[in-house]
C1' cells in the first nucleotide's frame, strides 16, 4: 500500500512542552492566544483480536473479567456532496428516510 469482512448516534481527563493551525479532502459549519497541530507524563473509555471464567454446543454462538496487543477521550464518519423515495407540484428549494461512496478501527490476507 493493498483486498475481503465487521462495527461507527454511546463512552472517555489532567499537567508540562510547544507557538498557530486543526476538525482526512470539497463546501459549510465549528474548535482555537482564557493557547491549535505535534511530543512527553499520568489517568481515563471501550471491548476489535489474544488470554481466563461461566453457560451452551446439530447450529460454535452468549456472558463476564480487563492481564496482553491495538485504538480511541469536542460535536452522528460534525453536517452536506453521488443514488432511490417522500413532501408535490408546472418545476424547484428547504425538510424527512433510505442507499451508496468516502473516512476511521480491528482482525485475516496479498
Nucleotide at each position: 500500500c493493498u483486498a475481503u469482512c465487521a462495527u461507527c448516534c454511546a463512552g472517555a481527563a489532567a499537567g508540562g512542552u510547544g507557538g498557530a493551525g486543526g476538525g482526512a479532502c470539497u463546501g459549510g459549519c465549528c474548535c482555537u492566544g482564557a493557547g491549535a497541530a505535534g511530543c512527553c507524563u499520568u489517568g481515563g473509555c471501550a471491548a476489535c483480536c489474544g488470554u481466563c471464567a461461566u453457560u451452551g454446543c446439530u447450529c460454535u454462538a452468549a456472558u463476564g473479567a480487563g492481564c496482553g496487543g491495538u485504538g480511541c477521550c469536542a460535536a452522528u464518519u460534525c453536517c452536506a456532496u453521488c443514488c432511490c423515495g417522500g413532501c408535490a407540484u408546472a418545476a424547484a428549494g428547504a425538510c424527512c428516510g433510505g442507499g451508496a461512496a468516502u473516512g476511521a478501527u480491528g482482525a485475516u490476507g496479498g
The RNA shown here (SAM riboswitch aptamer (S box leader)) has 110 nucleotides and comes from Pelodictyon phaeoclathratiforme BU-1. The same sequence occurs in records of 2 taxa. It matches the Rfam family "SAM riboswitch aptamer (S box leader)". Gene Ontology term of the family: regulation of gene expression.